RNA sequence: UUCUUAUCCAGAGAGGUGGAGGGACUGGCCCAUUGAAACCUCGGCAACGGAUCUGAUAAUCAAUCAGAAACUGUGCCAAUUCCAGCAAAAACUGUUUUGAAAGAUAAGAA
Numbered sequence: 001u002u003c004u005u006a007u008c009c010a011g012a013g014a015g016g017u018g019g020a021g022g023g024a025c026u027g028g029c030c031c032a033u034u035g036a037a038a039c040c041u042c043g044g045c046a047a048c049g050g051a052u053c054u055g056a057u058a059a060u061c062a063a064u065c066a067g068a069a070a071c072u073g074u075g076c077c078a079a080u081u082c083c084a085g086c087a088a089a090a091a092c093u094g095u096u097u098u099g100a101a102a103g104a105u106a107a108g109a110a
Stems, first nucleotide, its partner, number of pairs: 001110008013042005021031003025085004043077003048073003052068006081102001086099005
């Protein structure tokens, strides 16, 4: 980098350095000199993988499922993935719903 599977309406920020951008892309709409990105420190959220504990599958091991907890590897801590983008359905002047696509994260594979 590509492929597969799962999830994405919940949750969780302070300080320091820095000094103008950021929210993937496009349009919209926002955030930002009352300090953006990035980096560092500390803290937190969550529970995808590993490890742990409990229960069920008659019993033990394994395995599977469910739950707990949060040691570890990641991830995340404005706004639903901020909204839309393509298609369908229902309304019909601006709408709503559903499913894709795209994107993000995890695990596995090449």

This is a predicted structure of a 110-nucleotide RNA (SAM riboswitch aptamer (S box leader)) from Halobacillus yeomjeoni. Rfam family: SAM riboswitch aptamer (S box leader). Its Rfam clan is "SAM clan". Its family is annotated with regulation of gene expression in the Gene Ontology. RNAcentral holds the sequence, with entries from Rfam. Of the family's consensus pairs, 97% are formed in the model.